[in-house]
RNA sequence: AGGCGGGCGUCCGCUGGGGUUCACACCCUGGAGGAAGGUCCGGACUCCAUGACAGGAGGCACGCCGGGUAACUCCCGGCCGCGGCAACGCGAGGGAAAGUGCCGCAGAGAGCAGACCGCCCCCGUUUUGGGCGGGGGUAAGGGUGAAAGGGUGCGGUAAGAGCGCACCGCCUUUCCGGAGACGGAGAGGGCACGGUAAACCCCGUGCGGAGCAAGGCCGAAUAGGGGAAUCGAGGGUGCCUGUCCCCGUAUCCCGUCGAAUCGGGUGAGGUUCCCGGGUAGGCUGCAUGAGCCGCGUGGCGACGCGCGGCCCAGAUGAAUGGACGCCGCCCCUCGGGGCACAGAAUCCGGCCUAUAGCCUCCUU
RNA sequence: GGGCCGUUAGCUCAAUUGGCAGAGCAAGGGACUCUUAAUCCCUAGGUUGGAGGUUCGAUUCCUCCACGGCUCACCA
Numbered sequence: 001a002g003g004c005g006g007g008c009g010u011c012c013g014c015u016g017g018g019g020u021u022c023a024c025a026c027c028c029u030g031g032a033g034g035a036a037g038g039u040c041c042g043g044a045c046u047c048c049a050u051g052a053c054a055g056g057a058g059g060c061a062c063g064c065c066g067g068g069u070a071a072c073u074c075c076c077g078g079c080c081g082c083g084g085c086a087a088c089g090c091g092a093g094g095g096a097a098a099g100u101g102c103c104g105c106a107g108a109g110a111g112c113a114g115a116c117c118g119c120c121c122c123c124g125u126u127u128u129g130g131g132c133g134g135g136g137g138u139a140a141g142g143g144u145g146a147a148a149g150g151g152u153g154c155g156g157u158a159a160g161a162g163c164g165c166a167c168c169g170c171c172u173u174u175c176c177g178g179a180g181a182c183g184g185a186g187a188g189g190g191c192a193c194g195g196u197a198a199a200c201c202c203c204g205u206g207c208g209g210a211g212c213a214a215g216g217c218c219g220a221a222u223a224g225g226g227g228a229a230u231c232g233a234g235g236g237u238g239c240c241u242g243u244c245c246c247c248g249u250a251u252c253c254c255g256u257c258g259a260a261u262c263g264g265g266u267g268a269g270g271u272u273c274c275c276g277g278g279u280a281g282g283c284u285g286c287a288u289g290a291g292c293c294g295c296g297u298g299g300c301g302a303c304g305c306g307c308g309g310c311c312c313a314g315a316u317g318a319a320u321g322g323a324c325g326c327c328g329c330c331c332c333u334c335g336g337g338g339c340a341c342a343g344a345a346u347c348c349g350g351c352c353u354a355u356a357g358c359c360u361c362c363u364u
Numbered sequence: 365g366g367g368c369c370g371u372u373a374g375c376u377c378a379a380u381u382g383g384c385a386g387a388g389c390a391a392g393g394g395a396c397u398c399u400u401a402a403u404c405c406c407u408a409g410g411u412u413g414g415a416g417g418u419u420c421g422a423u424u425c426c427u428c429c430a431c432g433g434c435u436c437a438c439c440a
Base pairs, nucleotide, nucleotide: 001360002359003358004357006327007326008325009324010323011322012321014031015030016029017028018027019026020025033341037352038351040350041349042348043347044346045211046210047209048208059207060206061205062204063203064078065077066076067075068074079093080091081090082089083088094202095201099200100199101196102195103194116142117141118138119137120136121135122134123133124132125131126130150168151167152166153165154164155163169191170189171188172187173186174185175184176183177182215284216283217282218281225275226274227273228272229271230270231269234247235246236245252265253264254263255262291310292309293308294307295306296305297304298303328339329338330337331336332335365439366438367434368433369432370431371430374389375388376387377386383420391407392406393405394404395403413429414428415427416426417425
């Protein structure tokens, strides 16, 4: 760095699919993972919003270069920096000379720097190799701090200082190599530019929101909604008459001297039928997919292309379990016990986290 | 299943341009009182859930874990 994750057999049970059967049942066949986990990214799929297209603002995320991919914050190859003797490992790795903010305490001074101690010069005074007072020079030394405005050395100076020089660093520029990040060489400049952007921000790139409890279809009982017909003052028996009993009665308006009753209109309400939404519940989404295996081929590689073969969980209070035998490991009290992490819930590509033990290869 | 939030002293909670982690109650000691309570004074107590990173400096910013909570008043 890569891989495996106890093996084989028998019996019973659970569950998806297919077949036979009127049915009960029976037969065949499939049945957890490398992480199924965390839900941290990226997609597929579905709904919502918008007349179409393009652009802008805001917000969020990412950030060396080139490539891979459906896409990515992932992967591969390279560059630079850091660590390591090395193999190799790690890196949120754009911009601090666009602007703003912050840099507590300590310290003289903390961001158009700064004389506290020291060092040096001058003047005055004095008790004259010294002390005291005043004026000035100085960032080499001390001290503070995470950080004090290039580093080392030589020269230079009153003491110092890129003040001058050499090397290193930095900036500007030219040439060469490279696809690029970048690397190498030369010339010029004494040097101007502290840190922080996982602070605001600037530049570049990308992104609409919600999530399978998305969404679609079917659809009771009960209670609402809409429409049509009919009844609307008598009914209880096909029709008529009489008696008795029971139940019930003024929706509103007009006609009429007068109406619960007759005629006309209206339709609160009743009855019947129909329609629609929707709850419980059921079906679907949902298992052929950016799929797996083998061979060939292009590429350093991630990966791509071609051909052939295969079908490999699909549940819904939720299946994937148990017993026995042999073998393999581990433990002890020698007869037993145990088998790392862990259990699918729409699916896929990654990242991260957990993981007893074992195997293979390469290198220092 | 999906989505969201929290963790600071024994308990309940604060802490913002990142700069010495605090308050109330509780605990311990003292004063007052004959004694206790109340009251007053003093004191101790913190790996800011864990690990790593950015920074001079992290409760605060970033990442990964752990634990807990929210479902007629997050989604059927």
This is a predicted complex of two RNAs, RNase P RNA and transfer RNA, with 440 nucleotides together. Rfam match: Bacterial RNase P class A. The prediction has a mean pLDDT of 76.